[in-house]
RNA sequence: UGCAAGUCGAACGGUAGGGUAGCGCUUGCGCUAUCUGAGAGUGGCGAACGGGUGAGUAACACGUAGGUGAUCUACCUUGAGGUUAGGGAUAGCCCAUGGAAACAUGGGGUAAGACCUGAUGAGACUCUGAGUCUACGGGCUGAGAGUGAAAGGCGCUACGGCGCUGCCUUAAGUUGAGCCUGCGGUCCAUUAGUUAGUUGGUAGGGUAACGGCCUACCAAGGCGACGAUGGAUAGCCGGCCUGAGAGGGUGAACGGCCACACUGGGACUGAGACACGGCCCAGACUUCUACGGGAGGCAGCAGCUAAGAAUCUUCCGCAAUGGGCGAAAGCCUGACGGAGCGACACCGCGUGAACGAAGAAGGCCGGAAGGUUGUAAAGUUCUUUUGAGGGAGAAGAAUAAUGGCAGGAGGUAAUGCCUGUCAGAUGACGUUAUUUCUCGAAUAAGCCCCGGCUAAUUACGUGCCAGCAGCCGCGGUAAUACGUAAGGGGCGAGCGUUGUUCGGAAUUAUUGGGCGUAAAGGGCGUGUAGGCGGUCGUGCAAGCCUGGUGUGAAAGGCUACAGCUUAACUGUAGGAGUGCGCUGGGAACUGUAUGGCUAGAGUCUAAGAGGGGAAGCUGGAAUUCCUGGUGAAGGGGUGAAAUCUGUAGAUAUCAGGAAGAACAUCUGUGGCGAAGGCGAGCUUCUGGCUAUAGACUGACGCUGAGGCGCGAAAGCGUGGGGAGCGAACAGGAUUAGAUACCCUGGUAGUCCACGCUGUAAACGAUGUGCACUAGGUGUCUGCUCGAUGAAGAGUGGGUGCCGCAGCAAACGCGAUAAGUGCACCGCCUGGGGAGUAUGCUCGCAAGGGUGAAACUCAAAGGAAUUGACGGGGGCCCGCACAAGCGGUGGAGCAUGUGGUUUAAUUCGAUGAUACGCGAGGAACCUUACCAGGGUUUGACAUCUACCGGGAGCCGUGAGAGAUUACGGCGCCUCUUCGGAGGCUGGUAGACAGGUGCUGCAUGGCUGUCGUCAGCUCGUGCUGUGAAGUGUUGGGUUAAGUCCCGCAACGAGCGCAACCCCUGCUGUCUGUUACCAUCACGUAAAGGUGGGGACUCAGGCGGUACUGCCGGUGACAAACCGGAGGAAGGUGGGGACGACGUCAAGUCAUCAUGGCCCUUAUGUCCUGGGCUACACACGUGCUACAAUGGCCGGUACAGAGUGGAGCGAUACCGCGAGGUGGAGCAAAUCACAGAAAGCUGGUCACAGUACAGAUUGGAGUCUGAAACCCGACUCCAUGAAGCUGGAAUCGCUAGUAAUCGCGCAUCAGCAUGGCGCGGUGAUACGUUCCCGGGCCUGUACACACCGCCCGUCACACCACCCGAGUUGGGGGCACCCGAAGUUGCUUGUCGAACCUGUACGGGGCGACGGCACCGA
Repeated sequence: UGCAAGUCGAACGGUAGGGUAGCGCUUGCGCUAUCUGAGAGUGGCGAACGGGUGAGUAACACGUAGGUGAUCUACCUUGAGGUUAGGGAUAGCCCAUGGAAACAUGGGGUAAGACCUGAUGAGACUCUGAGUCUACGGGCUGAGAGUGAAAGGCGCUACGGCGCUGCCUUAAGUUGAGCCUGCGGUCCAUUAGUUAGUUGGUAGGGUAACGGCCUACCAAGGCGACGAUGGAUAGCCGGCCUGAGAGGGUGAACGGCCACACUGGGACUGAGACACGGCCCAGACUUCUACGGGAGGCAGCAGCUAAGAAUCUUCCGCAAUGGGCGAAAGCCUGACGGAGCGACACCGCGUGAACGAAGAAGGCCGGAAGGUUGUAAAGUUCUUUUGAGGGAGAAGAAUAAUGGCAGGAGGUAAUGCCUGUCAGAUGACGUUAUUUCUCGAAUAAGCCCCGGCUAAUUACGUGCCAGCAGCCGCGGUAAUACGUAAGGGGCGAGCGUUGUUCGGAAUUAUUGGGCGUAAAGGGCGUGUAGGCGGUCGUGCAAGCCUGGUGUGAAAGGCUACAGCUUAACUGUAGGAGUGCGCUGGGAACUGUAUGGCUAGAGUCUAAGAGGGGAAGCUGGAAUUCCUGGUGAAGGGGUGAAAUCUGUAGAUAUCAGGAAGAACAUCUGUGGCGAAGGCGAGCUUCUGGCUAUAGACUGACGCUGAGGCGCGAAAGCGUGGGGAGCGAACAGGAUUAGAUACCCUGGUAGUCCACGCUGUAAACGAUGUGCACUAGGUGUCUGCUCGAUGAAGAGUGGGUGCCGCAGCAAACGCGAUAAGUGCACCGCCUGGGGAGUAUGCUCGCAAGGGUGAAACUCAAAGGAAUUGACGGGGGCCCGCACAAGCGGUGGAGCAUGUGGUUUAAUUCGAUGAUACGCGAGGAACCUUACCAGGGUUUGACAUCUACCGGGAGCCGUGAGAGAUUACGGCGCCUCUUCGGAGGCUGGUAGACAGGUGCUGCAUGGCUGUCGUCAGCUCGUGCUGUGAAGUGUUGGGUUAAGUCCCGCAACGAGCGCAACCCCUGCUGUCUGUUACCAUCACGUAAAGGUGGGGACUCAGGCGGUACUGCCGGUGACAAACCGGAGGAAGGUGGGGACGACGUCAAGUCAUCAUGGCCCUUAUGUCCUGGGCUACACACGUGCUACAAUGGCCGGUACAGAGUGGAGCGAUACCGCGAGGUGGAGCAAAUCACAGAAAGCUGGUCACAGUACAGAUUGGAGUCUGAAACCCGACUCCAUGAAGCUGGAAUCGCUAGUAAUCGCGCAUCAGCAUGGCGCGGUGAUACGUUCCCGGGCCUGUACACACCGCCCGUCACACCACCCGAGUUGGGGGCACCCGAAGUUGCUUGUCGAACCUGUACGGGGCGACGGCACCGA
C1' cells in the first nucleotide's frame, strides 16, 4: 500500500444516468409514455463463523468421568394452532445553516415484513387450590383467575380461491452454549500461618440459570504440614522426540479446548459478544489540520521497517471442498485449492555401462629395484533415465439452471410438491501427469576425516611460532595430532559445525544406589502425628481378584490389505489406548467390626551385682600459708643459665595452727549409666538392669517428622570461695628474630549455689528394634547339676580377643556383623567458594540452628602397592667417627682454574664425580686462536674428459715466507714399433674439506654411587589388581656366604673361585746368573778349568681344605681357642665393576643423523698468542731447622731403559759439560755414584753455617732459532718464612710417614704422572658426624634441592556489605473520579395509547440533574 464480510429489488420508497417512441419547439433544452437502471438510504439475515497469536492464566483454564429435579439455544427437522382491525412517524429526497475536514443542525414532505394500539388464545407463562408417581425447583390429570401474538412477498387462477415462501404462538428433536462436582498434571518452607463478603444463616435484589453473584441483618466461622497464604514460572490436551521398559524432555505443523486483539475500563445490539477488520471513555503512540478540532489499530493474506545467528510472493483462482446472503441465477470468500522462493525435512532418481596393460603420461613415495594413483584415464563398443527441441494427451466435473422420462401423495384445475433417472455449462493448476519422435555421454560431485577413543598414513614446510583441540592432549629441528601435497577411510546431493532434548548415566537408583575409613547415622533419650504390626473364629466388602457394560473424538502410532511405476504420501479394516464411570460375583490377603488365645509386651512375689543419680556428715596423706624452736649460707631452677628467694635468717628440720581442692594403693580391654559421664568413707532419698520359679493382664507392640528433656570442656550473669594449677599478662632465658617451646611469678578460670549457653575427633567416625546364620578362648555377674569345697558340665545377661561361611574397593567385619531379612527414622549426590553470604530464628553476649548463589578447577577423595625421604625407631657395615701419624688452609715458588686484560690470550672439563683434568711434556711445529700475506677441484681421496710430461733434483733472481720466473740434469713396463698401460703435472666437472653447531638426535668409550651386596627371571602359590612370595624369619658371613625353617621349587647376572704378581717347596733346565767340593790363579775378585750342590732365573707341579683337637652353637652353618705349618681361616696385592642412577662427560681421539660454510667457517705461510696479572681458589714442591744443616769416610736395593741409542776407562773444565769412542740390540756392556742409614768432625737457637725466592754477572747443552718463552752450571745477591685462624684431607701393616732410583712423553724441557725398592708407627669402641643394607609414617613420585601455607604490592574478574539513588511489582489507608449500568428525579422536550369539542390533562419515553459503584 492493496485485499481479507457481505448479501437480498421475490421486504420498501424511489433517484442520477442510458435506450426507444411521442409532444413543445428557442436545434439543444424541456415534458410525457415505456424499457433498463448504478450508487446511496430504510429494512432483514450474516457479521459471535472462518482466519491469527500465546501476552495473561497454577484456575473447574485444561484432561477425564459425571451432574443440571438449577438453565438457554437464531437458522434446521417434526407436530399442533394462527396470520384479524387499524394508526402515527422517519431516513432517503428537497430547501437551508455551521465547519478546513470529519461531520452536525433546522424546516418541508414520503414507503415498508421498520414502529405502535385494539381483537382473538388451541397451547404457553404466573397465581390459587386438588389428586397421583417421585430422584423432591420434577412428571401426569382436573378446576378457577390473570397475562401476552402476527407481515407480508411471489406465482397460478375458472377471480371463488389455490400453491410456494415468509411471519406469530406452542410442543418435541438436533446442534451449540452456560453453570456445578470427583480425580489428575510445575517449582520454592530462606513463603507458616491465612481470611471481613471472609464462612454459614434469614430476607430481598439480580440472572437464561444455582450461588455472597449483590444488599441488609444475625452468628463466628472457613482454609492449612495430605502444604493454606505468598512468590516464581507456564496456555492445557490428543500427541511429538527419546528410552528395552519405567521414565525424561516437549506442546512447531495437524486436531480439540481456553485466553487475547495497541494498553486499561465499560456497556449497547443480538438467539448468541462484553464483540480482531462494532461503539463509548481514559492512556501511550502514529497521522491530518485553517490550531478550533479530527482520523487510526496486520497476534487476517501478501508486503515494509527495526531487533536478530535466522525465517518466503505486495502471485493465480473461486475450477474443487467449505462458509454467508438469496426462491434462484448469482455475488462475496487472502477460509481454501494451487503455483512461487528456501536441500529446511522425508522419499525416489541421475551424474553413465561394458571392454580396455604399453599397467601410458603426469603426480607422490623410494638409495635403487620398484611401488602407488590404477581399468582409473586415453581408446573401442553400447545405452538415453535425466536434459534439449517437436508432437500427442488423461484424471481431478460431482452436477446447477434448464429440458426430457418414470413413479408417487393430495386435491376441482393450473402453477406446483416428493422420489428416482437421462441429457446438460463450467479447470486456477497447465506449455499438468503421462506418452511419442529426434539429438547426443551429451547438462549434472561434493563435504568431512586419517594420534587414541574411531574406519583410514606417508612426504615436505613450520619450530611452544603459526596453529589444532569433543576428552586425553599435540607444536621448543626428524610432528602419522599444525599447514600443504599425494594416498587412504566415511557419507553422498549432500557433508561438516553450532545450539537443544533424551540416551549411554544404576550419575536422584519405583523398576534400580548408598552412609566404619571415599559425600553421608541426628550428641543422647522420651514421646505426638504418621508408617508398620502376634494368634484363632465370624460378619462386611474400602483396598484386592474376576465377568459384563459405557466412554477413552478424529488424526497420529501398531498390524494387515489397497491406490499413485517404487517409496515418501494417501485410503480401508482390525487391534491397542495399561485410564475413568456404572453393574453382577468372590472373600485367600490387607482393612474394618465383633468374640476368643498367650508365644510379643507388661505387672506382682521371692533374690543379686554395681565409681547410676541427689543431699547431708566424716576422714587421712599431700600442698601452700601463719606462729614458735633448732640452724647457718645458700636455696630454687635449667641442656646451661638467669629472673626469683635468702643474714630483716630462707632452704632443711621439729612442734602447733589455718585454708581450699583432689581422693594414692585397690585399678583390671573390670563395673554402672541413654548419651555426656561416674572413683575416699558413712547415712538418707531415688532411677535403671539381670537370672530363675510361680501367678496375673491380654497385643497393651516397634519406630518416630515436629515437640519436650538431658547434654564434656570452654564461655556468660549474680553471689560466695580461692590451697594447688593456671589462658591473658610481666620478667628471665633461647634465638637472626622468639608476640613460642624452657624457667620465675601470676589474673580470669578451675571449686560451690542458682540461671544461661547447646556445641566437640559428643567416635565403635558403625541409628533403633526384632528374627535367623560354624566354632574356639578369656573376663564380670546370676542360676542348675556336681551332697559341701575345688576342677568341671549346662544355661541366662554383660564385656574382650581369634576365627568358618558370608560380606567388603581394599583395610577389615565376622552371633556385641560391616552377614541374611523385615519395620521405621535421619542423612548423601564432584572439589573449591562455604558451613561463608543473605533472610528467618534462638541467645545477655560470645555465638548456635537453618543455609545458598555467582565465580572457578578437572579434579578433590578412599584403600592398598612399589620406591624415595624423615633433625622417626631397631639391627648391621665402611679410615664414617673415635685413637693416632703426617698434611692442607699462613710463606715463597711450581702447576691448574676462575676473574680481569687482550688483536688473540683457541676449545672442552665445573659439588661430591671440574681445577699437576683432555695434555704421557705450547720456543717454530703442535695450534684448533689473532694480525698480515697468498690460494680456489683445492693441503688430502675417487672418477670422467682433454692437454702435457717420469716423479723429481740442482743452480740463479724476487720475496718475511708461502710462492714464483729462468736455466740445467733426470724418462718406468709391455710392444706386432703404430701405440697401449702405469705413474704424474695442468685445465674443466662431479666432488673434496671444515677442531663449524647440536653429547638434549646418537654409537663407542669413561666417571660416580661401589668391589656396595645387591638386581632379576621361569614355573607354582596368594591377591580383583598394582604386586607379593621366592629374596622375609632364626643364626652366621667380607658377601643374597652358608645352615635351619618356610608355598615355594629352581635358575640367571653379581659375591667367591677359576687368571696374573708375591710368600714356602718339589722337579726339570743351567748361560750372560751361581760357586759347596776339586784344580789353577790374583794385590783382590767365579778371574779361569770345571761343577749342577746352593743362591738365582725360567718352565711344570705341590701346598691351606676350618682338614685335625677342644669349647660354644640347635645334632646345623659357623664362631672362639689350640696343634702342626713358610703361610690359618678370602695369606697379601692386582686385573675383574651386577640391574641401574646422574638427559653425568666427550660431535676437539674416533665413528655418525640432521643443520650450516663452499674465492671460505676450507687450505698454505710469516709473526704473535695459548706463558698476560690488581686479585680469588684447588693440587703440589721447598722450608721454617739440632730426630737438623754442612764437610769427610763408609754399607746395602729393586725395577727398568738403550741403535738418529746407552755410552765405560782416560784426558780437559770448580761445574753444567767437552774431547774421545772400549763395550753393548743387553741376567754378558752402559745408564749407575742409590739415598736415608752408619761413622768422625763442625755449627749452638740466631732469620742463623736454617731457608732458598728474587736479582746481577758469567757460562753449558739441545735446537734452523732460547727476545717474548727452555733446562742446567758457577760466582755474587740472600726475600717471605720461627709450624700456620675458621675450617679441612689422607692413612689400619710392610700400611702411614720418610729416603732415594727408574720409565713414558721427549731435539731440549717435571715439584706432575706411572713404577721400584730402603728404613718403618696407633685403633677403648660404635654415643655422635657422613655414606650404605631391614621395620614404620607420608598430603613426596621431576621422589625433601619434594610438596606446600599465609601476609603484602600491582592489575583484572565474580560475589557480599555500603551513606544512598533510581526503576518495576504488590499490600494497606485516604483523595479526585471518565465512560457506563442501576436507582431516584420537583428541570427541559416529546407523534402513536387514554381522557377531552377544544385548550389541556394523564400515562409513558428521551434529555438534563442527583446518588452508589467505577479504569
Molecule: small-subunit ribosomal RNA
Organism: uncultured organism